[in-house]
A computed fold for a 74-nucleotide RNA from a Nitrososphaerota archaeon, annotated as transfer RNA. Its mean pLDDT, the model's own confidence on a scale to 100, is 83. Its Rfam family is "tRNA". It is annotated as a transfer RNA. The source organism's lineage runs through Archaea, Thermoproteati and Nitrososphaerota.
RNA sequence: GGGCCGGUCGUCUAGCCUGGUAGGAUGCUGCUUUGGCAUGGCAGAGGUCGAGGGUUCAAAUCCCUCCCGGUCCA
Numbered sequence: 001g002g003g004c005c006g007g008u009c010g011u012c013u014a015g016c017c018u019g020g021u022a023g024g025a026u027g028c029u030g031c032u033u034u035g036g037c038a039u040g041g042c043a044g045a046g047g048u049c050g051a052g053g054g055u056u057c058a059a060a061u062c063c064c065u066c067c068c069g070g071u072c073c074a
């Protein structure tokens, strides 16, 4: 330098193909369960969906450029 894969709550990730309210687990907070702890149950907070631009009534999703990481080739 070129090809491919990936970037989404603190962490790990689904969703992207085929546009229509961003979901799960874990962690955190509160309540509850216990004589107390652990475990369990319920509720809540937590997201510029890597950056910018384009298309569209509407973009995490489609298109373009760039950044970062991984991998293969040279």
Base pairs, nucleotide, nucleotide: 001073002072003071004070005069006068007067010026011025012024013023020057028044029043030042031041032040050066051065052064053063054062